[in-house]
RNA sequence: GCCGACGUAGCUCAGCUGGUAGAGCACAUCACUCGUAAUGAUGGGGUCGGGAGUUCGAGUCUCCCCGUCGGCUCCA
Numbered sequence: 001g002c003c004g005a006c007g008u009a010g011c012u013c014a015g016c017u018g019g020u021a022g023a024g025c026a027c028a029u030c031a032c033u034c035g036u037a038a039u040g041a042u043g044g045g046g047u048c049g050g051g052a053g054u055u056c057g058a059g060u061c062u063c064c065c066c067g068u069c070g071g072c073u074c075c076a
């Protein structure tokens, strides 16, 4: 340099044919307990890697860039 996959909540990951962004764990509060853990209830938390384009509408489609991983190639 070329090719491919991936990037979504603090962590691990879903998200269908473009149509209101979700789950588990974690965290906070409350209940329960002598207390803790466990359990139950409620709640907070998102520029969907960045930018642009298409569209009435983009996490999803197109282009450019950045990062991670894997493969290939060239030079010394």
Base pairs, nucleotide, nucleotide: 001072002071003070004069005068006067007066010025011024012023013022019056027043028042029041030040031039049065050064051063052062053061
Model confidence (mean pLDDT): 81 of 100.
Transfer RNA from an Actinomycetes bacterium, 76 nucleotides, folded computationally.
Its Rfam family is "tRNA". Rfam's curators write: Transfer RNA (tRNA) molecules are approximately 80 nucleotides in length.
The sequence was found in a public genome assembly.
Lineage of the source: Bacteria > Bacillati > Actinomycetota > Actinomycetes.